This is a predicted structure of a 478-nucleotide part of an RNA (small-subunit ribosomal RNA, 5' domain) from a Pseudomonadota bacterium.
The full RNA is in RNAcentral, with records from ENA.
It matches the Rfam family "Bacterial small subunit ribosomal RNA".
Context: one part of a larger RNA
Formats: sequence, structure tokens, C1' cells
RNA sequence: GGAUGAACGCUGGCGGCGUGCCUAACACAUGCAAGUCGAACGGAGUGCUUCGGCACUUAGUGGCGGACGGGUGAGUAACGCGUGAGAAUCUGCCUUCAGGUCGGGGAUAACGACUGGAAACGGUCGCUAAUACCGGAUGUGCCUACGGGUGAAAGGUUAAUCUGCCUGGGGAUGAGCUCGCGUCGGAUUAGCUAGUUGGUGGGGUAAGGGCCUACCAAGGCGACGAUCCGUAGCUGGUUUGAGAGGAUGACCAGCCACACUGGGACUGAGACACGGCCCAGACUCCUACGGGAGGCAGCAGUGGGGAAUUUUCCGCAAUGGGGGCAACCCUGACGGAGCAACGCCGCGUGCGGGAGGAAGGCCUGUGGGUUGUAAACCGCUUUUCUCAAGGAAGAAGGCAGUGACGGUACUUGAGGAAUCAGCAUCGGCUAACUCCGUGCCAGCAGCCGCGGUAAGACGGAGGAUGCAAGCGUUAUCC
Repeated sequence: GGAUGAACGCUGGCGGCGUGCCUAACACAUGCAAGUCGAACGGAGUGCUUCGGCACUUAGUGGCGGACGGGUGAGUAACGCGUGAGAAUCUGCCUUCAGGUCGGGGAUAACGACUGGAAACGGUCGCUAAUACCGGAUGUGCCUACGGGUGAAAGGUUAAUCUGCCUGGGGAUGAGCUCGCGUCGGAUUAGCUAGUUGGUGGGGUAAGGGCCUACCAAGGCGACGAUCCGUAGCUGGUUUGAGAGGAUGACCAGCCACACUGGGACUGAGACACGGCCCAGACUCCUACGGGAGGCAGCAGUGGGGAAUUUUCCGCAAUGGGGGCAACCCUGACGGAGCAACGCCGCGUGCGGGAGGAAGGCCUGUGGGUUGUAAACCGCUUUUCUCAAGGAAGAAGGCAGUGACGGUACUUGAGGAAUCAGCAUCGGCUAACUCCGUGCCAGCAGCCGCGGUAAGACGGAGGAUGCAAGCGUUAUCC
């Protein structure tokens, strides 16, 4: 000098675009953050009714989604990440090709009756539907010792035939796995290892594999740093630097890991699952003491910690996502507004004229010098500001309709210089000097050093220098 997710002190006019718990992965009141489909199904209710029905709502069964999106960085020194290569795999929705969708059955929630419990939540009996469940048929597939074996489906709906379902092949996307190389410090850590290293049989997985198991062999790693200890999410990047390099990993993007702590599986195409389940633990809450409920590292917000970090806001109008044929519903993703000079960028606080160089201040050798064209005064302008009028784009879908932001941006008119300057420094480094006070005191200080009676270094004043809606200080990096 540059930089920062900064903080502190003094000061503070506006706009645009960004950014905003770096600390306690501490504990959380309250609200919201994942639903949707009646074109899968049987009910129930409400309204209308020409009593034929029609429309709407929805607790339950069922389907899809809740594995995305959003948060955090605790753990992890690891195939975790980065990069390059690979083979033994799966992949819902989407796309493409081929074939099929025949014929049966038994249940069950809702509901009704009875009933347990303070509640959470149940129990018994009875009834019922399906795109829920289960046989049969067929079957390109799969397995095979080539004899054979195994093995599928579902319908719905319109004014309009479209959309489903099953099987197989291909694609796309996503995911799992393996390997080469790279990836912090410590040797005041030198030896480490028993499923350990390899083989065979078996099991398991979507899949290779000590992944697991039985037996057999005795291996495997290590000064090219194993093991142990400490620290740490990794990267694209960011920052500094001429570069090499150093430091760093906020925001944005990719990957990974985690979801009160530890463990476990279920469902599913996909999880060992943030707002699912079970068990244990700590904590908090309810209780009729028998038993129950909960998990903000989602968005706001509270307490606490801290030098320090925002609103319990508006809207689904746009983009994107889930469901649905659609209308549409949901969406604290997102789009916006609010707060904060936290940062970057831009603008303004006037412009021109004006010497009797006014008054006042300060200095003075008392002549004067300086503040200083500065002010007054004259003329001009209106960026800003205030008021008034007009007023968007962002909106795209077959038509129509549809804007949170927002009466915002912007435009025009009127008014009046009107509404707006501070902060640090002035001994040298380092741009900028005098007076007064103080008297090794009070104090200053980044280094050198100032202060003990004329201090350009302390404090005040006048003046000056630098930067400017900021200026200084502190911390950290180069």
C1' cells in the first nucleotide's frame, strides 16, 4: 500500500447493487416452512331439485410426492474432495421400439353397535368398495443338468378417446462401486496389524470385494514416515503479488457429511430418511401418577454466549418445484419490501461576480500580517428537497383475465440557495506552525523518542495539511 462477512470512537444527506451469528452443532415460547388427486374407491355432510338427479365439501382406503428444494460444518486427513481412468451394477417420473391388458376370489378401513383410558390412543363384534390384496390363463424374458422350471397386468373418464396398467429391449438422467496421481502440522509419536494379508467352499448385495462366515496358509503396512497425537469439511474460487509464491474457502456454484446424543431397521426406484418409525440416553413439557408429548444446523423470532450480525413483514404477479386431464391447490424455494454507511459504485451539500481586503478571531516587531473572495452584497441555476399532475416495463400460456413490489421507478409543472460536513493529523519517517497553559506533573507514543519554566511532540486556541458521507483506531492476511 492492498484486502475484510469485521468491530470500536466521532460524525452522518440521497440513490443503485450486494452483504449481514465468524462466538454456544447452546436451549428454544409462538406462527408458518409438503402436500395434492373425487378423472382410483366406498361412504358421510351441505345446497339446489322438474324428485329423475345435479353441484360442492371432505374424515378414511388408494396413488404420486414427503430421498427434491431449504439449513449447518459438528464429525471426517478419508477414494472425503480434485483430476484422470475403469467394470461387476441399479435407475420412479421422461423418451423410443415391440407385445399384452383374459377370466376369477377372499378380505379390510371408513361406517354401525358395545366398550377401555385423564389424555395420547385404543379393544371386541358386524357390514362394504377399489387403479388396495391373492390365485388361474397366456407370455417374447430369466434359470437350466437342455428333460424342464419360474414368472404379469387395472382400470378410469369426456361434448370429443385420451390417459392409465403389465412385460421386454434401447436412450437419457441420477446413483452405487474400483483404481492411478494430488491433498496440513508433529519423530519430544518408530514400529503397527488377528478378519489382520491371501486362498478355497458357502452366504450376502443392484453389483466386485474379508462385505460376512467356516477351514487353510502366514501373511500385510512402515524413515518414499506406517501407527499415534493435534488441527481441518474439500473444490471452482477469493485475496495479495510483476510473477513464482503466500494466505484463505463468508456470499454464489459443485461434491461430501450431519439433523437433540448414540444405535437400528422398515417402506420405497431411491433413505438407514431435518419437519417418518423403533430402542436407549440427557433435557423440556402435560398428567387423574396408571401413562403420554417434543426436537428451529428451515423462515421470522426469544433467552444465552459475544467486540459483533436484521422483520415474529408482503406475495405466489414472475422463475422453479410437488400433485392434478384441467381448473387449481401447496410452496418462509423464490420474487420483493423493512433494518444496518457493513461494503462497492454514483450524486449532492450550490454556480458566477464581489476589496472599504468590513466586523470578529488569532498573531504581531504595533507599522501590520492572517483568516480571506471567505462573508455581506448583486446576478443565476434547481441536481437534490417539498408539493401537485401523469405513470410503467417486468405478463408468458388458445381467448379472456392476471403485478406482491407499487401509485414504486420514471416524466412534467410549481416553489425556494433553499434541507445536508465531518473526521484525523501537523518533531522526523510524513503533506501541514504559531500563541497560551502545564512544568519528568498531567500526558503522548507505530518506531526513534517528547515533557524537569519560553515544549512546532502533552492540553486548548488560531492557522494549515490530508481524506470526505465518511474519517480514524483495533484485529487478521499478503